[in-house]
Molecule: c-di-GMP-I riboswitch aptamer
Organism: Pseudomonas sp. TTU2014-080ASC
RNA sequence: UUUAGACAAAAGCAAACCUGUGUGAAAACCAGGGGCGCAAAGCCACCGAUCUAAAGCCUCAAAGGCCAUGACAGCGGGGUUGCCUAG
Numbered sequence: 001u002u003u004a005g006a007c008a009a010a011a012g013c014a015a016a017c018c019u020g021u022g023u024g025a026a027a028a029c030c031a032g033g034g035g036c037g038c039a040a041a042g043c044c045a046c047c048g049a050u051c052u053a054a055a056g057c058c059u060c061a062a063a064g065g066c067c068a069u070g071a072c073a074g075c076g077g078g079g080u081u082g083c084c085u086a087g
Stems, first nucleotide, its partner, number of pairs: 002087004012038002017033004022029002036074001042080003046077003050071002056066003
């Protein structure tokens, strides 16, 4: 530098769910518990998908519709960095 991860070893992350006078309009996030899984389940919203729709716009009686500047890296692609073991 590159290839591959053993039913092995070391280290690590943490789904659902529960808790919270927590943050947020919501999606979602944060902290503690928990552990479904993960060899990049580390990081980056660049592309596509998905979720939400506060503000704004449409409509306007109400209801409703559109929209990301919000979210998601544990949906796929891409970029980037890296531990252990074996070759």